[in-house]
Context: one part of a larger RNA
RNA sequence: CGUAGGAAACUUGAGAGGAUCUUCCUAUAGUACGAGAGGACCUAGGUGGACGGACCUCUGGUGUUCCGGUUGUCAUGCCAAUGGCAUAGCCGGGUAGCCAUGUCCGGAAUGGAUAACCGCUGAAAGCAUAUAAGCGGGAAGCCGGCCUCAAGAUUAGGUUUCCCAGACUUCGGUCUCUAAAGAGCCCUUAUAGACGAUGAGGUUAAUAGGCUGGGUGUGGAAGCGCUGCGAGGCGUGGAGCUAACCAGUACUAAUCGCUCGUGAGG
Numbered sequence: 001c002g003u004a005g006g007a008a009a010c011u012u013g014a015g016a017g018g019a020u021c022u023u024c025c026u027a028u029a030g031u032a033c034g035a036g037a038g039g040a041c042c043u044a045g046g047u048g049g050a051c052g053g054a055c056c057u058c059u060g061g062u063g064u065u066c067c068g069g070u071u072g073u074c075a076u077g078c079c080a081a082u083g084g085c086a087u088a089g090c091c092g093g094g095u096a097g098c099c100a101u102g103u104c105c106g107g108a109a110u111g112g113a114u115a116a117c118c119g120c121u122g123a124a125a126g127c128a129u130a131u132a133a134g135c136g137g138g139a140a141g142c143c144g145g146c147c148u149c150a151a152g153a154u155u156a157g158g159u160u161u162c163c164c165a166g167a168c169u170u171c172g173g174u175c176u177c178u179a180a181a182g183a184g185c186c187c188u189u190a191u192a193g194a195c196g197a198u199g200a201g202g203u204u205a206a207u208a209g210g211c212u213g214g215g216u217g218u219g220g221a222a223g224c225g226c227u228g229c230g231a232g233g234c235g236u237g238g239a240g241c242u243a244a245c246c247a248g249u250a251c252u253a254a255u256c257g258c259u260c261g262u263g264a265g266g
Stems, first nucleotide, its partner, number of pairs: 001152001005163007015149004021049002024046004033038001051106005059100004066093005071086006110144003117137004164265001165176004177263001182260004186202005207253003210249005217241002223236005
């Protein structure tokens, strides 16, 4: 820009893409078969591999925004307690998120038309013949079925709902009034993200931050007391601190506003 008014939501599916794998075990059954050795079809159930998708409860990884230990040195006057630097100084753990080695799920069932092949009826050709007319069966393959995208599918589809004036006119339009439904700008943002976009919100508000409570992690804070010559230990006390997590709460910030979009539609 188009989709013959504008708008919001929900859809149909022409078409396109993805997937399509397979082992082993058990029962049937040591049955059919076979002198024996051996040993099934069919059917039902189970268990794995590789591959794919989703997810983070578990197991783990990461986690330079969390906690602790510790070396050297400098600083805060000193003790103590902290902070800086040394690869995050080094080391032990670890929330959210992300992730696999972790968890769950998938390949199907089933329908249609067929291949090789197997048939029914059946003449030409009194027989025979699956074929000439006609009618069946038959594959991990084909077309559907499953998953994803999809009306720029210009054949531009469908459904529902919402919105929009009078007068004059030489029918080109003009005048007065109007600015809808809805959308955007702007702002707070994340389940989204390179930017656009998408989603959640904007005071009739829990959108983000803060605060409060909880959770999680770390692992026993500082101070004080007791004890030991001392390094230390014990008590107060599952202490103190705690990111991205879960709730609650208007304290802070989403203020006030502006723009587009018209007037019943070749």

Large-subunit ribosomal RNA, domain VI from a Polyangiaceae bacterium, 266 nucleotides, folded computationally.
The full RNA is in RNAcentral, with records from ENA.
Model confidence (mean pLDDT): 90 of 100.